[in-house]
Context: one part of a larger RNA
RNA sequence: AGUACGAGGUGGAUGCCUAGGCGCUGAAGGCCGAAGAAGGACGCGGAGACCGGCGAAACGUUCAGGGGGAGCUGCAUGCGAGCGAGGAGCCCUGAGAAUCCGAAUGGGGCAACCCGUCCAGAGUGAUGUCUGGACAUCGGCGGCUGAAUCCAUAGGCCGCACGAAGGGCAGCAGGUGAACUGAAACAUCUCAGUAGCCUGACGAAAAGAAAUCAACCGAGAGUCCCGUAGUAGUGGCGAGCGAACCGGGAAGAAGCCCAAACCAUCCGCUCUCGCAAGAGAGCGGGCGGGGUUGUAGGACCGACAGAAGGAAUGAGGAGCUGAACUCGAAGGUACUGGAACGUACCACCGCAGCGGGUGAGAGUCCCGUAGAGGCAGGCGAGACAUUCUGGUUGGGAUCCUGAGUACCACGGGACACGUGCAAUCCUGUGGGAAGCAGGGGGGACCACCCUCCAAGGCUUAUUACCUUCAGCGACCGAUAGUGAACAAGUACCGUGAGGGAAAGGUGAAAAGCACCCCGAGAGGGGGAUGAAAGAGACCCUGAAACCACGUACUC
Numbered sequence: 001a002g003u004a005c006g007a008g009g010u011g012g013a014u015g016c017c018u019a020g021g022c023g024c025u026g027a028a029g030g031c032c033g034a035a036g037a038a039g040g041a042c043g044c045g046g047a048g049a050c051c052g053g054c055g056a057a058a059c060g061u062u063c064a065g066g067g068g069g070a071g072c073u074g075c076a077u078g079c080g081a082g083c084g085a086g087g088a089g090c091c092c093u094g095a096g097a098a099u100c101c102g103a104a105u106g107g108g109g110c111a112a113c114c115c116g117u118c119c120a121g122a123g124u125g126a127u128g129u130c131u132g133g134a135c136a137u138c139g140g141c142g143g144c145u146g147a148a149u150c151c152a153u154a155g156g157c158c159g160c161a162c163g164a165a166g167g168g169c170a171g172c173a174g175g176u177g178a179a180c181u182g183a184a185a186c187a188u189c190u191c192a193g194u195a196g197c198c199u200g201a202c203g204a205a206a207a208g209a210a211a212u213c214a215a216c217c218g219a220g221a222g223u224c225c226c227g228u229a230g231u232a233g234u235g236g237c238g239a240g241c242g243a244a245c246c247g248g249g250a251a252g253a254a255g256c257c258c259a260a261a262c263c264a265u266c267c268g269c270u271c272u273c274g275c276a277a278g279a280g281a282g283c284g285g286g287c288g289g290g291g292u293u294g295u296a297g298g299a300c301c302g303a304c305a306g307a308a309g310g311a312a313u314g315a316g317g318a319g320c321u322g323a324a325c326u327c328g329a330a331g332g333u334a335c336u337g338g339a340a341c342g343u344a345c346c347a348c349c350g351c352a353g354c355g356g357g358u359g360a361g362a363g364u365c366c367c368g369u370a371g372a373g374g375c376a377g378g379c380g381a382g383a384c385a386u387u388c389u390g391g392u393u394g395g396g397a398u399c400c401u402g403a404g405u406a407c408c409a410c411g412g413g414a415c416a417c418g419u420g421c422a423a424u425c426c427u428g429u430g431g432g433a434a435g436c437a438g439g440g441g442g443g444a445c446c447a448c449c450c451u452c453c454a455a456g457g458c459u460u461a462u463u464a465c466c467u468u469c470a471g472c473g474a475c476c477g478a479u480a481g482u483g484a485a486c487a488a489g490u491a492c493c494g495u496g497a498g499g500g501a502a503a504g505g506u507g508a509a510a511a512g513c514a515c516c517c518c519g520a521g522a523g524g525g526g527g528a529u530g531a532a533a534g535a536g537a538c539c540c541u542g543a544a545a546c547c548a549c550g551u552a553c554u555c
Stems, first nucleotide, its partner, number of pairs: 001554006008547002015540001016505002020476002022473009031167002039101003042055003046079001051074001052059001063094005071083003106115003116135007137164003140160006171202001172200005182189001186236001212219002223250005233241002255458003258402001262289002265286009294436001296401004300395005309389006319379003325373003331346005347364002349353001355367003407431008417443001438453005492499002512539001515526004
């Protein structure tokens, strides 16, 4: 020096654990903000650096109501000082208070700072100073003024708890809109109407009551899911893209209102009559009634009816739900052990044998669980009251039924559909109808047939997402699971946008080693505690690499 073995050190794998995550399902809730938000800065404690809590009334309140019942002064031990059966701490409901910044809004500004004006008050001999209130902009409404320019208008001023502004992970609608990539290159195409940016709204949004489909049979708003179907199609017919009809489900679902004709009334203009007051007609506008559809409907003219029914509101209300919370069954002995929840024997409850804790596997020890109860508030049937609404039928002469619209041409876009035989939808430019004997669609176009009524509007639920709570998991168990089980978006890095860690475990209980010895101390040896200290805080278990030691063998 090597090899082997032994007994150690180092190290922190493994096992076990879980305080934290991940996912699914269900239920509930879903906007906040000038009455100052979201998010922060700075403060508040006896000693207080972080975190959490709170706001000069500051680890909370001199407030009101309720619950609860013995301890309390967060994490957080200890010290100090206190509070509490005259009911504290704690929990719930409401009120009050809530510095400064931030839309930030009196003006400014390098956020959390600086400087004001007016009114009222405190203080001073007076000023400075302090306290409270008001003071941004835009829009709306009302009022007063008021140019060029006569009336007017623009503009100006004042008032108003009238509104806006700003924030919001994801979801939604609209506007705008890539490229890498794929096509084994690449240009049409694809990625993709995706990402990004902008605007807007909501608790959902959007869509929505057929100018829809269908096929000669029929259906009957929209939305979402499953199938139809990777089908029919589309496509440098490449890569790829990719329906619908129809059927089954969810909601157990919901339908409505204008414009117009016509009537009444008000205002303005024109015309006619009139001396005038005024009357009449026409046109335009406002308000009310009327009316709202396609087997056409309505107006209008006539006949009959005046109800059934429906809606809203109100009072009352059986009952349901319901804050903190309350009630809630049933076990002993012996043995082992540090400890009984184990084992043995004998019992009991069960609408409760889900789960967790307790010194080891606990239905009957504790918290609970099943099941009951419950303030305010909410919901709330039947019956009641008030108000509103509510027609049926005949006639078919006249009137109305959404116009720079439909449609066409050209240029584009959307439709699964790339211009294609390309219907349908949207529209930049140009042209431009009919009007109920009317008009659109049925995938070029035409005929027949069928079907629907555009050019106005609203609409619950079923859908998406988030949060909270509950339950569950052939989900993870500290290099996993969130980046984060721990002072984590922290430390640290970067001018900045931004990037972004590591780090869990004594023990049942601190009982966290009194006392003695060595040592400057650190540390160690006794001794004590403990079931265990080879559990001593670098603390459960304690692998390997690596290190030295001992023994044996070999060189």